[in-house]
RNA sequence: UAGUGAGGUAGAGGCGCGAAGAUCAUGAAUACUCUAUUGGAGAACCGGUUAGUUCUAGGAUAAUAGAGGAAAGGGAGCUUCGCCGAAGUGCAUGCCUUUGUAACCGGAGGGCUGUGCUGGGUCUGCAGUGAAUAAUUGCAGAACUGUCAUCGCAGGAUAUUCCCGUUCUUGCGAUGGAGUACUAUCUCCACU
Repeated sequence: UAGUGAGGUAGAGGCGCGAAGAUCAUGAAUACUCUAUUGGAGAACCGGUUAGUUCUAGGAUAAUAGAGGAAAGGGAGCUUCGCCGAAGUGCAUGCCUUUGUAACCGGAGGGCUGUGCUGGGUCUGCAGUGAAUAAUUGCAGAACUGUCAUCGCAGGAUAUUCCCGUUCUUGCGAUGGAGUACUAUCUCCACU
């Protein structure tokens, strides 16, 4: 000096990722409450079963008409913050929440741990969640984009002049890989 291994620091990808806040729209001719009419025995939980409690012939559930009339989740842009396995997601163990009470079975949601997958955003199709044509998740596909490697073409630099060659580098193209990666840099160990 170069290479390989271990550890650290700082960076790059771009409609880049995530969180919080206020505002706005949707939700919503909704749920729900009251009145009138019909009607005539059941009704109240995310679903089912059992028990229990409450309401109900002084009229339940339901339907029609009128009046009044929300909210949550999710969403758009803005502001602030944290970042570049940012983050998301599958599976598994157990935990918490979800009913007007309890138990059992299920559904839905939340976070912890372990492990696997995905470089990134966009579009299309199918399926799920959802009020939704918004959005999101999974699977598949299509181009785009960043990065590294190999190959090809063109240019530049490199040693005493020129040429060839070696090495490095820039641009374009093709193929392929994956984020425990890539670029830069520092420390340590071993070898040459």
Molecule: Lysine riboswitch aptamer
Organism: Ammoniphilus sp. CFH 90114